[in-house]
Molecule: Fluoride riboswitch aptamer (crcB RNA motif)
Organism: Thermoplasmata archaeon
């Protein structure tokens, strides 16, 4: 000083929060949803509070008191 394995931190994963498990990323990074229509400006429109799962909150639909 390089290589490799392990160990262990931190952040991410389109709207809140918490447990578990997966997935990315080491600060010039992971992330930052979609569908038409416009030369650009723009305008119009749709899923979801998960990344998957559970639960709680918020939000929309129906029933019942």
């Nucleotide at each position: 000083g390089c290589c490799a394995a392990g160990a262990u931190g931190g952040g991410u994963g389109a709207u809140g929060g918490a447990g578990u498990c997966c997935a990315c990323c080491c600060u010039c990074a992971a992330c930052c949803g979609c569908u038409c229509c416009u030369c650009c400006c723009u305008g119009a429109g749709c899923u979801g509070a998960u990344g998957a799962c559970u639960c709680c909150u918020g939000c929309c639909c129906u029933c019942c008191c």